[in-house]
RNA sequence: UCUUACCUUCGGGGCGGGGUGCAAUUCCCCACCGACGGUGAUCGGCAGAUCGGAGGAUCUGUCGUCAGUCCGUGACCCGCGGAUGCUGCUUCCGGAUAACCGGAGCCGCAGAGCGGUUGACCCGGUGCGAAUCCGGGACCGACAGUUAAAGUCUGGAUGGGAGAAGGAAGCG
Numbered sequence: 001u002c003u004u005a006c007c008u009u010c011g012g013g014g015c016g017g018g019g020u021g022c023a024a025u026u027c028c029c030c031a032c033c034g035a036c037g038g039u040g041a042u043c044g045g046c047a048g049a050u051c052g053g054a055g056g057a058u059c060u061g062u063c064g065u066c067a068g069u070c071c072g073u074g075a076c077c078c079g080c081g082g083a084u085g086c087u088g089c090u091u092c093c094g095g096a097u098a099a100c101c102g103g104a105g106c107c108g109c110a111g112a113g114c115g116g117u118u119g120a121c122c123c124g125g126u127g128c129g130a131a132u133c134c135g136g137g138a139c140c141g142a143c144a145g146u147u148a149a150a151g152u153c154u155g156g157a158u159g160g161g162a163g164a165a166g167g168a169a170g171c172g
Stems, first nucleotide, its partner, number of pairs: 003170002006167005016030004031152002033141002035073004043064009068139002077116004084110003088106002091104005121137005143155003
């Protein structure tokens, strides 16, 4: 350093103002928010080299940082579903028998994993090059609930989770 299995911790933001109304953080006007990995012509720190009289510039390495709308991933939902676990039935077998016990079977539930579903971007500028930079204007946002329709409230969720950091062990 790679790989395999393991342990610990971490792992999502946002309705403020006004209008209508019996009622709206749900409608209307303005406002606000942007998970994880990758890519990235961003920005910055440090080190080295070169150039320069100097301010400084360029290159290389390294660390941090840079996309809601690019490539993928995750949560919700749907289908299939191993091992295994649980509830029930009382069909079969064995034993005991008043109720029962053990095994097999069947229905259902949970279930790692696999598959499906899963939103939204253009124009201008710079430049060798822009899906990412700069400027401008747009657009998007699971399910259930609700005195009235929800990206922002409540709930499943003290859950799950892409993944991040650290630890210890083995093999090469």